[in-house]
RNA sequence: GACGAUAAAGGCAAAACUGUUGAAAAGCAGUGACGCAAAGCUACGGACCUACUGUGACAACCGGUCACUACGGCCGCCGGGCUGCCGAAG
Numbered sequence: 001g002a003c004g005a006u007a008a009a010g011g012c013a014a015a016a017c018u019g020u021u022g023a024a025a026a027g028c029a030g031u032g033a034c035g036c037a038a039a040g041c042u043a044c045g046g047a048c049c050u051a052c053u054g055u056g057a058c059a060a061c062c063g064g065u066c067a068c069u070a071c072g073g074c075c076g077c078c079g080g081g082c083u084g085c086c087g088a089a090g
Stems, first nucleotide, its partner, number of pairs: 003087002011036002016031006034076001040082003044079003048073002050070002054068005
């Protein structure tokens, strides 16, 4: 140190349920632990998700699909940036 242990100390908390905010995705709080060595922070690139007020194209009986747009969401999808606890083996 770009490594990560059946170590030690401490930390986070998926699904689900309850309450609450939101049109939704989802957020927050509580319960709860599937997991996590950055599951700490950051929407910067890509992916994915949503569509109240919107734009365009396709299709059209209905339902819809795609792109744009969003001071929408998600960093517990992948990558980038910033920061950080511990220290066996190699």
Molecule: c-di-GMP-I-GGC riboswitch aptamer
Organism: Salisediminibacterium halotolerans